A computed fold for a 74-nucleotide RNA from a Mollicutes bacterium, annotated as transfer RNA.
Rfam family: tRNA. The family's RNA type in Rfam is transfer RNA. About the family: Transfer RNA (tRNA) molecules are approximately 80 nucleotides in length.
Its mean pLDDT, the model's own confidence on a scale to 100, is 80.
RNA sequence: GUCCUCAUAGCUCAGUAGGAUAGAGCAACCCCCUCCUAAGGGGUAGGUCGGUGGUUCGACUCCACUUGGGGACG
Repeated sequence: GUCCUCAUAGCUCAGUAGGAUAGAGCAACCCCCUCCUAAGGGGUAGGUCGGUGGUUCGACUCCACUUGGGGACG
């Protein structure tokens, strides 16, 4: 330098042949249970889907550029 891949909640990850309110587990907080703790059960909050722009009635999803991590080739 060229190309591939990953980036979604505090952490680990799902979700994409575009469709309406973006999800799970763990963690956090509250409640129940218990003499107490753990375990167990129920609930709540938490996200500008790395960034910018574009296409579209509509973008986490498609396109371009770009940032960061990993990799292949030279």
Source information:
The organism belongs to Mollicutes, within Bacteria.